[in-house]
Context: one part of a larger RNA
RNA sequence: CUGGGCGUAAAGAGAGCGUAGGUGGGAAAGUAAGUUAGGAGUGAAAUGUAUCGGCUCAACCGGUAAUCUGCUUUUAAUACUGCUUUUCUUGAGUAUAGGAGGGGAAAAUGGAAUUUCAGGUGUAGCGGUGGAAUGCGUAGAUAUCUGAAAGAACACCAAUGGCGAAGGCAGUUUUCUGGACUAAUACUGACACUGAGGCUCGAAAGCUAGGGGAGCGAACAGGAUUAGAUACCCUGGUAGUCCUAGCCGUAAACGAUGGACACUAGAUGUCGGGGGUUUUUUACUUCGGUAUCGUAGCUAACGCGUUAAGUGUCCCGCCUGGGGAGUACGCUCGCAAGAGUGAAACUC
Numbered sequence: 001c002u003g004g005g006c007g008u009a010a011a012g013a014g015a016g017c018g019u020a021g022g023u024g025g026g027a028a029a030g031u032a033a034g035u036u037a038g039g040a041g042u043g044a045a046a047u048g049u050a051u052c053g054g055c056u057c058a059a060c061c062g063g064u065a066a067u068c069u070g071c072u073u074u075u076a077a078u079a080c081u082g083c084u085u086u087u088c089u090u091g092a093g094u095a096u097a098g099g100a101g102g103g104g105a106a107a108a109u110g111g112a113a114u115u116u117c118a119g120g121u122g123u124a125g126c127g128g129u130g131g132a133a134u135g136c137g138u139a140g141a142u143a144u145c146u147g148a149a150a151g152a153a154c155a156c157c158a159a160u161g162g163c164g165a166a167g168g169c170a171g172u173u174u175u176c177u178g179g180a181c182u183a184a185u186a187c188u189g190a191c192a193c194u195g196a197g198g199c200u201c202g203a204a205a206g207c208u209a210g211g212g213g214a215g216c217g218a219a220c221a222g223g224a225u226u227a228g229a230u231a232c233c234c235u236g237g238u239a240g241u242c243c244u245a246g247c248c249g250u251a252a253a254c255g256a257u258g259g260a261c262a263c264u265a266g267a268u269g270u271c272g273g274g275g276g277u278u279u280u281u282u283a284c285u286u287c288g289g290u291a292u293c294g295u296a297g298c299u300a301a302c303g304c305g306u307u308a309a310g311u312g313u314c315c316c317g318c319c320u321g322g323g324g325a326g327u328a329c330g331c332u333c334g335c336a337a338g339a340g341u342g343a344a345a346c347u348c
Stems, first nucleotide, its partner, number of pairs: 003320004007302002012316001014201004021194003025088007033081002035077008049065006091191001092188004096183003103177007110154001114150008125136002162169002206247006215241002220236004258315006266293010297304002321348003330341004
């Protein structure tokens, strides 16, 4: 010496399920594959190293030794790992009883608002802006009242709050359905963790086909602004936004922080349960989430700090100067848009 890293410097895959593989709780017995110790054989010679000698020295030459870190075989040891058998309950799971939730799918339904249409009242403006104009209006608008239709989104409750693996999820009701949490017993008996490939899910935009189309609104048209204005502002407005079936597979898909387990001061809020206290609240205690601050420790600093970026173990993914470049080429996927994989020359 036998790399160092990944919150912000390059680097955690968008998320899950899971195959191979890797890793794996307590006890006992057996075995002896790994492991450890001894022996034997082999590990060509030359070279190299150490040392002794021969040419007057040296180069050169000769002798001896060690090395050759290995392989094969044999004898033994049995702590650890492996394998076989038996066993245990704390990891994991099942059963029972509860309460919480915008978790998911389908169907039904409600009110406010908006726009349009029909009718009534009513008369000259309305609308819009920094100020205007385009636009709408005497063929009666805007305003106001009554009725009807349509589509989309669900004010207040609402929160630093809840649920979900992530994306994400919010009017109300019903049906079907997933997961987590708590309590006390009983049962199974390591059934576990991670996970290359693989499979599934995956905002918005976009695509295909058929519907739908109120509001909003890329493109587009007009009016302004301006030196110009392919913009910001205004008046319109098509795709789209919505539904059904399929595709796409990407985002600052962010906690810019992979998953699991164990250990390591506290304080304060809040959400869902339990416990014993009673006289209701307070307080007390115990699990599981979600936040703020903070000790030790860590960090380049900022900061993190029992929800770790602390201390350790296991498994996966990824990084290795900037540009060229997430480009070219090839391959796979896609209807396409493109996605995935992914260089080099050259240059600083």